[in-house]
c-di-AMP riboswitch aptamer (ydaO/yuaA leader) from a soil metagenome, 134 nucleotides, folded computationally. Of the family's consensus pairs, 92% are formed in the model.
RNA sequence: CGCCGAAUCCUCGACGCACGCGCCGAGGAGCGGGGGAACCGAGUAGUUGGGGCUAAUUCCGCGGUGAAUCCGCGGGAGGCGCAGGCUCUUUUCGCGCCAGCCCGUCAGCUAACCCCGCAGGCCGACGAAAGAGG
Numbered sequence: 001c002g003c004c005g006a007a008u009c010c011u012c013g014a015c016g017c018a019c020g021c022g023c024c025g026a027g028g029a030g031c032g033g034g035g036g037a038a039c040c041g042a043g044u045a046g047u048u049g050g051g052g053c054u055a056a057u058u059c060c061g062c063g064g065u066g067a068a069u070c071c072g073c074g075g076g077a078g079g080c081g082c083a084g085g086c087u088c089u090u091u092u093c094g095c096g097c098c099a100g101c102c103c104g105u106c107a108g109c110u111a112a113c114c115c116c117g118c119a120g121g122c123c124g125a126c127g128a129a130a131g132a133g134g
Stems, first nucleotide, its partner, number of pairs: 002122003008029006015022003030118006040108001049106001050103004057077008078098005086133007
């Protein structure tokens, strides 16, 4: 430089100093998420929970066991990212990912309204086309 991601930009003030930045506080813009009416939806019984962020779901087979909602391997469906470096969209080929965390018995949708976040991680040299913009 570039990439994943909402996770960026600006203003004012204090402090530090290598004088261009760092850091703290306040505010604004922008981006992202949750709660929350009416209307609509929500069949019954049993069991037991249920829900949110995120691409990160689901099914089948085999094994780990006597049983596993757990773990591993393989496969299918589905979802996500990268791929010449000005940006965006699409097709194809190739490569990779499908984790983790949170609420705490509680939340469908949802106008007004209310609340929360703006982190963290990565470093390869890498195909072929079409279109639009600049």